[in-house]
Context: one part of a larger RNA
RNA sequence: CUGGGCGUAAAGAGUUCUGUAGGCGGUAACAUAAGUUGAUAGUUAAAUCUUUCGGCCUAACCGAAAGGCUGCUUUCAAUACUGUGUUGCUAGAGUCAGCUAGGGGACAGUGGAAUUCGUGGUGGAACAGUGAAAUGUGUUGAUAUCACGAGGAACACCAAGGGGGAAGCCAACUGUCUGGGGCUGUACUGACGCUGAGAGACGAAAGCUAGGGGAGAGAAAAGGAUUAGAUACCCUUGUAUUCCUAGCUGUAAACGAUGCCUGCUAGAUACUUGGUUUUAUACUGAGCGUCGAAGCUAACGCGUUAAGCAGGCCGCCUGGGGAGUACGGUCGCAAGGCUAAAACUC
Numbered sequence: 001c002u003g004g005g006c007g008u009a010a011a012g013a014g015u016u017c018u019g020u021a022g023g024c025g026g027u028a029a030c031a032u033a034a035g036u037u038g039a040u041a042g043u044u045a046a047a048u049c050u051u052u053c054g055g056c057c058u059a060a061c062c063g064a065a066a067g068g069c070u071g072c073u074u075u076c077a078a079u080a081c082u083g084u085g086u087u088g089c090u091a092g093a094g095u096c097a098g099c100u101a102g103g104g105g106a107c108a109g110u111g112g113a114a115u116u117c118g119u120g121g122u123g124g125a126a127c128a129g130u131g132a133a134a135u136g137u138g139u140u141g142a143u144a145u146c147a148c149g150a151g152g153a154a155c156a157c158c159a160a161g162g163g164g165g166a167a168g169c170c171a172a173c174u175g176u177c178u179g180g181g182g183c184u185g186u187a188c189u190g191a192c193g194c195u196g197a198g199a200g201a202c203g204a205a206a207g208c209u210a211g212g213g214g215a216g217a218g219a220a221a222a223g224g225a226u227u228a229g230a231u232a233c234c235c236u237u238g239u240a241u242u243c244c245u246a247g248c249u250g251u252a253a254a255c256g257a258u259g260c261c262u263g264c265u266a267g268a269u270a271c272u273u274g275g276u277u278u279u280a281u282a283c284u285g286a287g288c289g290u291c292g293a294a295g296c297u298a299a300c301g302c303g304u305u306a307a308g309c310a311g312g313c314c315g316c317c318u319g320g321g322g323a324g325u326a327c328g329g330u331c332g333c334a335a336g337g338c339u340a341a342a343a344c345u346c
Base pairs, nucleotide, nucleotide: 004317005316006315007300008299012314014202015201017200018199022195023194024193026089027088028087029086030085031084032083034082035081036078037077038076039075041073042072043071049067050066051065052064053063054062055061092192093189094188095187096185097184098183099182100181104178105177106176107175108174109173110172111155116150117149118148119147120146121145122144126137127136163170164169207248208247209246210245211244212243216242217241221237222236223235224234259313260312261311262310263309264308267291268290269289271287272286273285274284275283276282295302296301319346320345321344328339329338330337331336
């Protein structure tokens, strides 16, 4: 090189949004003849290899002839496929027009419920907490209740097997700006496409830097319990944090543990959202679920949203431990990330 795999056994990168190089690429005609195919000529030392013949009694071995070998080059020819060039086409892709659903994103503003705190009124002994307690709070008047005020965070019901987004994720209401999707028409462009090593961009939570903010929750810490012990589970407090702004970090069971694109292969049924119409138990799209033909799978299961049948491109795997570690490099303020072994051992 060939070959086997990646839902759960090792293996799909967190996403693929922008997309470089590269690989692959719809349909028709003409040209060309680079790849490709056939022939021609030269070369491809000898030995080796194959066939035949011969020599040692045979074999190994040796000799001879013929052939082969793999490539390179020359010339001629073929033109199906690939390439290249030219001219077209419209089924891919995109544009346009009209509709359309949505927690898609950014910024600004507004609202009510609740918790906490403050002030004042009423009131007068408990409250809180647990399996039971205690620590804790309270006669300097708590808890409870009423009124007013302050502040921060999150948005009950609607709410769903529901919706949107590339993923992470996104939910009170209003406004402004803004991205993408779907359907119908088939007006326009005319292959403009797919994938994508590197690269860029985004990326939950926690964490870091600086400045704000701080109601509730709450690592650490303190105390009370429990216990043989209890550096825990339970309780009372409680700092960082959680929130905002500007940066950094770049990881997750970042999961559908399932890369992206295209075509093909029975159906049934629920929901979301378009269109058509003769309004029906109808037809036709896009999506999201459940069950299932064929088929696949070690089984579980998957099954038009494939893990079926094929094609294109990328990533990744190769016994367990050592180890996602050491060393080196690189990125980071740090924490650490990325890349990534070996000895040894079973």

Small-subunit ribosomal RNA, central domain from an uncultured bacterium, 346 nucleotides, folded computationally.
RNAcentral holds the full RNA, with entries from ENA and SILVA.